[in-house]
Context: one part of a larger RNA
RNA sequence: CGUUAGAAACUUGAGGAAGGCUGUCCCUAGUACGAGAGGACCGGGACGGACGAACCUCUGGUGUGCCAGUUGUUCCACCAGGAGCACGGCUGGUUGGCUACGUUCGGAAGGGAUAACCGCUGAAAGCAUCUAAGCGGGAAGCCUGUUCCAAGAUUAGGUUUCUCACCACCUUGAGUGGGUAAGACCCCCUACAGACUAUGGGGUUGAUAGGCCAGAACUGGAAGCGCAGUAAUGCGUGCAGGUGACUGGUACUAAUCGGUCGAGG
Numbered sequence: 001c002g003u004u005a006g007a008a009a010c011u012u013g014a015g016g017a018a019g020g021c022u023g024u025c026c027c028u029a030g031u032a033c034g035a036g037a038g039g040a041c042c043g044g045g046a047c048g049g050a051c052g053a054a055c056c057u058c059u060g061g062u063g064u065g066c067c068a069g070u071u072g073u074u075c076c077a078c079c080a081g082g083a084g085c086a087c088g089g090c091u092g093g094u095u096g097g098c099u100a101c102g103u104u105c106g107g108a109a110g111g112g113a114u115a116a117c118c119g120c121u122g123a124a125a126g127c128a129u130c131u132a133a134g135c136g137g138g139a140a141g142c143c144u145g146u147u148c149c150a151a152g153a154u155u156a157g158g159u160u161u162c163u164c165a166c167c168a169c170c171u172u173g174a175g176u177g178g179g180u181a182a183g184a185c186c187c188c189c190u191a192c193a194g195a196c197u198a199u200g201g202g203g204u205u206g207a208u209a210g211g212c213c214a215g216a217a218c219u220g221g222a223a224g225c226g227c228a229g230u231a232a233u234g235c236g237u238g239c240a241g242g243u244g245a246c247u248g249g250u251a252c253u254a255a256u257c258g259g260u261c262g263a264g265g
Base pairs, nucleotide, nucleotide: 001152005163006162007161008160009159010158011157015149016148017147018146021049022048023047024046025045026044027043033038051106052105053104054103055102059100060099061098062097066093067092068091069090070089071086072085073084074083075082076081110144111143112142117137118136119135120134164265166178167177168176169175170173183261184260185259186258187203188202189201190200191199208254209253210252211250212249213248214247215246217243218242219241224237225236226235227234228233
């Protein structure tokens, strides 16, 4: 821009894409078969490999503004307590998130038409013949069935709901311009989204983000004071103190005020 007024939401599916793998063992059954050795079809079940998808409950990994311990050094006048630098200085743990080494699931079943091939009936050709007429069976393959995209499918589809018939001009027509409706965008706060854009949520009639409060979870027993000990240190106050992303609440802070576009069929 189109889809023949303008919008919002939900859809149909022409068409396209993805997927499609396979092993071992057990039962049937040591049966059929076979002198024996050996050893099934059909049917049923269990457990795997590789591949793929989703997810983070568990197990791990990461976790650079979380917690603790600790070395050297500088500084905060000193002690105590801290801060900076040294690969986050090093070390031990670790929430959310992201992940595999973790968890769950998948390949199908079924239907249809067939290939090679196997048949029935059956002439030409009194026989025979699966074929000439006619009728069956038959594959991991084909069409479906499963998942995803999808009406620019210009053949531009469908359903529901919303908005209404304003003003001006002249070259009087599917005319031009303007103000609006439903609605949308700009702008702003943002994340389950994200390179940008887009998408989702919210904008005071508000819990959208931050802060604060409470909780979860993590760390692991703060500082100060007291007690014991010559001291290092230990114990008590006290499962303390601290805490990034998680959960719930709360208008304290910021989403203020505004602007633009948008039908006349």